[in-house]
RNA sequence: CAAGUAAACCGGGUGGCUGCCCUGAAAUAUCAGGGAGGAAAGUCCGAGCUCCACCGGGCAGGAUGCUGGGUAAUACCCAGGAGGGGUGACCCUACGGAAAGUACCACAGAAACAUACCGCCCCGCUCAGGCGGAGCAAGGGUGAAAUGGUGAGGUAAGAGCUCACCAGCGGCUGGGUGACCAGUCGGCUGGGCAAACCCCAUCCGGAGCAAGACCAAGUAAAGGAACGUAAGGACGCCCGGCCUGUUCCGUGGUUGGUCGCUUGAUUCUUCCAGUAAUGGAAGAGCUAGAUAGAUGGUCACCGUCCUUCAUCUGAAGGAUACAGAACUCGGCUUAUAGAUUUGCUUGACCG
RNA sequence: GGGCGGUUAGCUCAGUUGGUUAGAGCGCUGCGUUGACAUCGCAGAGGUCACUGGUUCGAGUCCAGUAUCGCCCACCA
Numbered sequence: 001c002a003a004g005u006a007a008a009c010c011g012g013g014u015g016g017c018u019g020c021c022c023u024g025a026a027a028u029a030u031c032a033g034g035g036a037g038g039a040a041a042g043u044c045c046g047a048g049c050u051c052c053a054c055c056g057g058g059c060a061g062g063a064u065g066c067u068g069g070g071u072a073a074u075a076c077c078c079a080g081g082a083g084g085g086g087u088g089a090c091c092c093u094a095c096g097g098a099a100a101g102u103a104c105c106a107c108a109g110a111a112a113c114a115u116a117c118c119g120c121c122c123c124g125c126u127c128a129g130g131c132g133g134a135g136c137a138a139g140g141g142u143g144a145a146a147u148g149g150u151g152a153g154g155u156a157a158g159a160g161c162u163c164a165c166c167a168g169c170g171g172c173u174g175g176g177u178g179a180c181c182a183g184u185c186g187g188c189u190g191g192g193c194a195a196a197c198c199c200c201a202u203c204c205g206g207a208g209c210a211a212g213a214c215c216a217a218g219u220a221a222a223g224g225a226a227c228g229u230a231a232g233g234a235c236g237c238c239c240g241g242c243c244u245g246u247u248c249c250g251u252g253g254u255u256g257g258u259c260g261c262u263u264g265a266u267u268c269u270u271c272c273a274g275u276a277a278u279g280g281a282a283g284a285g286c287u288a289g290a291u292a293g294a295u296g297g298u299c300a301c302c303g304u305c306c307u308u309c310a311u312c313u314g315a316a317g318g319a320u321a322c323a324g325a326a327c328u329c330g331g332c333u334u335a336u337a338g339a340u341u342u343g344c345u346u347g348a349c350c351g
Numbered sequence: 352g353g354g355c356g357g358u359u360a361g362c363u364c365a366g367u368u369g370g371u372u373a374g375a376g377c378g379c380u381g382c383g384u385u386g387a388c389a390u391c392g393c394a395g396a397g398g399u400c401a402c403u404g405g406u407u408c409g410a411g412u413c414c415a416g417u418a419u420c421g422c423c424c425a426c427c428a
Stems, first nucleotide, its partner, number of pairs: 001347008010338001012302007020035006037322001041333002044331005049208004054241006061204005066080005081095001082093004096199002101197002104192002117140002119136002122133004148166006167189002169186007212259004223249005231244003251428004266285008303320007352424007361377004370408001379395005401417005
């Protein structure tokens, strides 16, 4: 210098004029203060909060899935293991069980379970083309996948039949909290699929701020049906207690106000514990709350990037992303013009 | 704001337990029938199974993400 990799951070600034929402002050006019995001998004997970009177058991159903830890909790995060990719920094993984059972593995192929089509070898017969019997699974062929792989010995031909190395499985010993790793022994050796059913371990009631509480206005202080050994108890089925007028239908009125609503698993700084995620302590701070939904418009200057022209400063034109709160948090995922910083890797060149 | 469901030919829909070449009706095109048309008969064309990735030998189907369309939910008596 180039290419790459990991992490962090910014994502316009200042001023004038003029609007909008909230809070406070004031008798009013008005004045002062505050006013979107890293994702406010998707609603994919997990919670707080609220209601469904209540409790228990079983089935069904759902979620998660290497190990250890963190957390209010999680499908998230951290650290580690194994496998895979990359020269490397580093990255990726829905990563329990196929030796509990069932199903499936199309077409092709002899066979996708217990099999021999071509073939190899031996024996017998023979009209020398072959036929019959016994052995084999090395080679060929089919396929996504064919019964561990390579080499040597061995054999009639062959074969873990024997041996060496490698892969897997099982036993033993040692290390580690554990996933697992290392060593050693045993020829023990047919797969795939669980993002098919299933098995194992752990966990799970439902609905959602249009939840819900109160006030005001208004109607006819109104009506129908079903069920009483019933029905309901907020996704399904069954059982036991317990509680209760319960469910459905049609109709009318309102489109108002207050609370829930923003001080919270909160933010910043420092110290301590921990490899880390994170936790603890002290100090400081308050940072939108609308209800058809405010946070806008315009002008000037500056910043950043691109193109063209000049080339010593520069000039002109263009661009300046994704997107916007609606009960609140913790994560994940997706979108994002442009810009900055740091660690590390590889290559080339120079000293 | 919250909760659900869908996307397969021009239109409306099937597609079972993942399997060989994805179908049906209407519509479209050509031919025949008719003097001509409708009807009818025969033949044919037409598909990025919304998109992207994954599991699998193999995906319209199973899983995840994205896009897009549609439906439901106020209070009082």